[in-house]
RNA sequence: AGAGUUUGAUCCUGGCUCAGGAUGAACGCUAGCGACAGGCCUAACACAUGCAAGUCGAGCGGCAGCACCACGGGUGGCGAGCGGCGCACGGGUGAGUAACGCGUAUGUAACCUGCCCAUGAGUGGGGGAUAGCCCGGUGAAAACCGGAUUAAUACCGCAUAAUGCCAUUAUUUGACAUCUUAGAAUGGCUAAAGAUUUAUCGCUCCAGGAUGAGUCUGCAUCUGAUUAGCUAGUUGGAGGUGUAAUGGACCACCAAGGCGACGAUCAGUAGCUGGUUUGAGAGGAUGAUCAGCCACAAUGGGACUGAGACACGGCCCAUACUCCUACGGGAGGCAGCAGUAGGGAAUUUUGCGCAAUGGGCGAAAGCCUGACGCAGCAACGCCGCGUGAUCGUAGACGCCCUUCGGGGUGUAAAGAUCUGUCAGUAGGGACGAACAAUGACUGUACCUACAGAGGAAGCACCGGCUAACUCCGUGCCAGCAGCCGCGGUAAUACGGGGGGUGCAAGCGUUGUCCGGAAUCAUUGGGCGUAAAGAGUUCGUAGGCGGUAUGUAAAGUCUGGUGUUAAAUUCUGAGGCUUAACUUCAGUACGGCACUGGAUACUUGCAGACUAGAAUGCGGUAGAGGUAAAGGGAAUUUCUGGUGUAGCGGUGAAAUGCUUAGAUAUCAGGAAGAACAUCGGUGGCGUAAGCGCUUUACUGGGCCGUAAUUGACGCUGAGGAACGAAAGCCGGGGUAGCAAAUGGGAUUAGAUACCCCAGUAGUCCCGGCCGUAAACGAUGGAUACUAGGUGUUGCGGGUAUCGACCCCUGCAGUGCCGCAGCUAACGCGUUAAGUAUCCCGCCUGGGGAGUACGCACGCAAGUGUGAAACUCAAAGGAAUUGACGGGGACCCGCACAAGCGGUGGAACAUGUGGUUUAAUUCGAAGCAACGCGAAGAACCUUACCAGGGCUUGACAUCUGACGAAUUUCUAUGAAAGUAGGAAGUGCCUUCGGGAGCGUCAAGACAGGUGGUGCAUGGUUGUCGUCAGCUCGUGUCGUGAGAUGUUGGGUUAAGUCCCGCAACGAGCGCAACCCUCGUUAUUAGUUGGUGUUAGCGGUAUACUGUUAACGACCUCUCUAAUGAGACUGCCGGUGAUAAACCGGAGGAAGGUGGGGAUGACGUCAAAUCAUCAUGCCCCUUAUGUCCUGGGCUACACACGUGUUACAAUGGCCGGUACAACGAGCCGCCAACUCGCGAGAGUGAGCAAAUCUCUAAAAACCGGUCUCAGUUCGGAUUGCACUCUGCAACUCGAGUGCAUGAAGUCGGAAUCGCUAGUAAACGCAGAUCAGCACGCUGCGUUGAAUACGUUCCCGGGUCUUGUACACACCGCCCGUCACACCAUGGAAGUCGACCACGCCCGAAGUACGUGGGCUAACCGUAAGGGAGCAGCGUCCUAAGGCAGGGUUGGUGACUGGGGUGAAGUCGUAACAAGGUA
Repeated sequence: AGAGUUUGAUCCUGGCUCAGGAUGAACGCUAGCGACAGGCCUAACACAUGCAAGUCGAGCGGCAGCACCACGGGUGGCGAGCGGCGCACGGGUGAGUAACGCGUAUGUAACCUGCCCAUGAGUGGGGGAUAGCCCGGUGAAAACCGGAUUAAUACCGCAUAAUGCCAUUAUUUGACAUCUUAGAAUGGCUAAAGAUUUAUCGCUCCAGGAUGAGUCUGCAUCUGAUUAGCUAGUUGGAGGUGUAAUGGACCACCAAGGCGACGAUCAGUAGCUGGUUUGAGAGGAUGAUCAGCCACAAUGGGACUGAGACACGGCCCAUACUCCUACGGGAGGCAGCAGUAGGGAAUUUUGCGCAAUGGGCGAAAGCCUGACGCAGCAACGCCGCGUGAUCGUAGACGCCCUUCGGGGUGUAAAGAUCUGUCAGUAGGGACGAACAAUGACUGUACCUACAGAGGAAGCACCGGCUAACUCCGUGCCAGCAGCCGCGGUAAUACGGGGGGUGCAAGCGUUGUCCGGAAUCAUUGGGCGUAAAGAGUUCGUAGGCGGUAUGUAAAGUCUGGUGUUAAAUUCUGAGGCUUAACUUCAGUACGGCACUGGAUACUUGCAGACUAGAAUGCGGUAGAGGUAAAGGGAAUUUCUGGUGUAGCGGUGAAAUGCUUAGAUAUCAGGAAGAACAUCGGUGGCGUAAGCGCUUUACUGGGCCGUAAUUGACGCUGAGGAACGAAAGCCGGGGUAGCAAAUGGGAUUAGAUACCCCAGUAGUCCCGGCCGUAAACGAUGGAUACUAGGUGUUGCGGGUAUCGACCCCUGCAGUGCCGCAGCUAACGCGUUAAGUAUCCCGCCUGGGGAGUACGCACGCAAGUGUGAAACUCAAAGGAAUUGACGGGGACCCGCACAAGCGGUGGAACAUGUGGUUUAAUUCGAAGCAACGCGAAGAACCUUACCAGGGCUUGACAUCUGACGAAUUUCUAUGAAAGUAGGAAGUGCCUUCGGGAGCGUCAAGACAGGUGGUGCAUGGUUGUCGUCAGCUCGUGUCGUGAGAUGUUGGGUUAAGUCCCGCAACGAGCGCAACCCUCGUUAUUAGUUGGUGUUAGCGGUAUACUGUUAACGACCUCUCUAAUGAGACUGCCGGUGAUAAACCGGAGGAAGGUGGGGAUGACGUCAAAUCAUCAUGCCCCUUAUGUCCUGGGCUACACACGUGUUACAAUGGCCGGUACAACGAGCCGCCAACUCGCGAGAGUGAGCAAAUCUCUAAAAACCGGUCUCAGUUCGGAUUGCACUCUGCAACUCGAGUGCAUGAAGUCGGAAUCGCUAGUAAACGCAGAUCAGCACGCUGCGUUGAAUACGUUCCCGGGUCUUGUACACACCGCCCGUCACACCAUGGAAGUCGACCACGCCCGAAGUACGUGGGCUAACCGUAAGGGAGCAGCGUCCUAAGGCAGGGUUGGUGACUGGGGUGAAGUCGUAACAAGGUA
């Protein structure tokens, strides 16, 4: 310090998530030791038991019980009691409290203070009781009553008093109204206690100190405005009461105030602080332990005592609960320490000790002390230590992985040599004691010795973030997951193993807080399009504010003083072996208060100024507003005329109107609404908005001038006014248009789009509504910051006779653009630039502008405005693609123009389907379907049935036997099974070996079994389309762009020109093959010639055979060359590239054809050509055999063949090819057969021989338009050939038979020249089988105007919510399931305030007819007190209505989420009606 996650990729916005630290923690796994610290966060729930506050005999009367002794007593001491002090401290908890409660700083001239300190004065003399003990009584108990007796430092008078207190008087101090300080005068009043060991300790009064309290005030202290008004003791006065003390604190009276947008009141939540935690800080969160303050003590109320309480372990009352009871009545309060139950994820021992520190009492000894000091429990935390150290193999075993070679675990282990921390055993043994004794901890810390590597390592993670990888299992299952996301048969993400990484007596998980988050932004954010500028203006409070002077010193700056407790943090030292921990010393920031100084700025005050602002004066433009009057064109309608059959409307129609006369046309009348042209990114207005003309009234702006005022200004929370359209209420009006509605169309439907009608409404007057994409999606004001060019209004200068023109100022309104800004797009003096001031608004998407509440409204609705729940995105701008029922350009047998087909028939063949024991498998739009298959009778063969085999039909290894091999018999469908015979080889070092066969065991073989979505290889397709990229440079934050776009041109990203590009690569083209011309070379089996023989005739010739020391001119063969390059000419064009025409040429603009297939797409095809990972089978999914099947057949489709005939069929005759093939072969000639063929047999491994007849064509004849002399299916008989074998299931021949079919619906295919069409020939496969396929030649056309349209493709551009890319994306209802939520007749709680009733205890007051020791009092009474009763107040309780809030509720509303449900297709492209 950042990272992951929206996208195909990018930048931005924006949320979610992670890495860090912390914790009173909890849970899971694990666990050796020690030091220190912390340990009910939940039920302020209920509590058994024990302990937590007593002490003093030196205050007192006494002495039950106890000990000792010199024992009728004494001493020590002491239960209970009176009295004193303490019990208000210490300890616990955080319920309540939003408050002067806490914090901080003051005040107290408005107060008190026991014990303590120091000073002064005093302590005289009396009195009456009472508890206890004793006696009696009541009661279960707790407890109480009566009588008698008694003491005090208990109680009560009297005396003495003041510098005390009160009253009066006159001075005096102080910043002081009430007051206060100081010293006086006069009068009145007020106190005490003794004890003792004789040292002292007490007691009373006054004043002071210290300490501790009380109380007042400034400032500060959480959330909600969907809480906006609250308040009658309320605010104040003067008089009282009350208190230690001020005060409506309380009371009677008087006045009517007080608080609140600077947030009163109400509601919710909460003890506050020092601090703690996090953070760079500012901040945020928090308030355990320790410390300060407050509050509370089962719940509520109350007072008493006291210096202090309205009192945790005191009292009284009420309530709830618990316990005891003899039912009459009593007792109790762990939020003290332990502990129990309960709650809970969760928090310890019913321990030891007063040795230390501290506290209470006491003169002291001492007693008490669950405060405290210690120990125990639990890894709860922080800190420290250990679990060994050094050597030790190219590296054992085991395990894991493996490419089988090896690698990892790994110096790790073993082994060797050492050490002894911790734990263990034994011995010694402190400090803590200051203070004589006294140590809980504790035989502890520590020291020494001993033995022995022995007793001591786990947890999480290993896809990215994030350090760390492999194997097996699983197969969208089981599971993981903080986010993104893994898992559907090769999972580094699940589970296990091995290995690794991290931390370590811990490690992970979960919860919470801060951080990262600049994601509430003071430091430190934003608002054109991402969330966000209010529709506009006026204006209140508030905020901010021009120039110069003086003054003040509030802000501001600076110095000083006080305070901010201690602890903590920080710095420096010290002590525990170190550290944590702890001790000592020191410091700061900041806050508050007081005080001295400074005066630039801000501010207050005073008097000035004119540059802001306003007024005046003079001009000026304008659809600015309101009202009234007027006008013409058009539309509709009415009347009349002319006129006749249609009009109207649409993509096309129909509804509609019209012979009762429409539409059209002419004339006239009426009505309402709107104002063409001018008209313009022109004008005016704050916005909404404003458009015929004229008049009246009226607002504002601008220009000029510089007379007046003198900062009068800007903004503006609330508030007010205006505010399009639609809508509402009342009254008018209604021509046109037109929601709703009706009809006609369209459509699958069409509650729409289109058409015909048509009502509200649109118009006017009055009143509401208050919203719009009310938009420049841009709040207002002021100032500054390059320009250029239009336009509107006014002015100045120049010029002119004048109008223009030109220069220039101010105010508007547009475009372009520099700097700058911006995520980019863009903005750019009219800012989205640079700054200041003020207001409004935003903080992920959905839920939702919804619900509830409130306000407004007649209603519609508007304003304000959430939450639960859910998602990991939603979004902006730009980029590259893809797509569009977007655009432009171009190409292609794409269309068009033509020729011939398919689709109809029969047959062949393939496929689907069906059937079957099996009909093996694959191929599936184009790009499967005469495809794999260039050839299924057996074989092939993979399928089915049956019969067999199990190391196997095939390969390698081991052992044994046998030569190999040949052959026979039985059985069987065969495979096989059982048996017999013959046969003895080759090499040799004499051991044996090689090859072959048989047998045995095991490693293994084998699989056309699965996965083409694990793969290689191969192939198809877009497409022989012209594209696809790279380097460097440049531009852009970036994805990317540029280049490759543009202007031309081309078959072409072909070439030229231009250009921030310059080059290059894969493609194109060319190089290759073939055909076309030609040269050279080579001439056999080719060609030619000559001669001879044999034939034929019409004796010119010609065929054939043979020969040649012949020839290679020609044809041909096959090798090497030449040739064609827009090279030449003309034109067009930018003079370029190129195109058009021409010449020459065998060939002309790529000469024809072929091979050649860029980057890539389709998870395209193939595991059945082959290869191959993984999985599966192993007496079978392997292998052998026989037979069957792949050839089935209602049907559907594809591809073909043959036809339907006369451009033809048949018969006869006569011509002309090329590519090829051939020895298990091609087969001449001859003979036989009607023929298929058979027999015999020459030649040829082929330019020699053979296949080999080419066919269409041509000539002649016949048929004459018909189901035929067309057509040949089907069927019968008889044959031929191949083959072991033609039944299922071959081909062919002859004779006979003679089906459908007369040119084919919708639709659809091929082809642009030697092409289509027609004709035959050859070959591969192959024993045989060809209408298929691959080649070959023969004959040989028609048409192309052209690119509007269909299809496909290319380039540029545009839109996009698509990127799995339109076969995309996506919306709403309905149905089902689940979740949260609103409403709801009600119903059940909680809390709050108010009214009334009742009213305990208790203070105060009142009261008299009760009672009473002290004092007075010749005794009656008084004073004083107690009890009783009453009054006021009042807790709890009761009654009634109300408010706030929560739970639940039949039913109901919408919302969210869910697997591939239903219906449509609303949006995204012009999304098919923007």
Notes
A computed fold for a 1474-nucleotide RNA from an uncultured rumen bacterium, annotated as small-subunit ribosomal RNA. The RNAcentral record of the sequence draws on ENA, Greengenes and SILVA. Rfam family: Bacterial small subunit ribosomal RNA. Its Rfam clan is "SSU clan".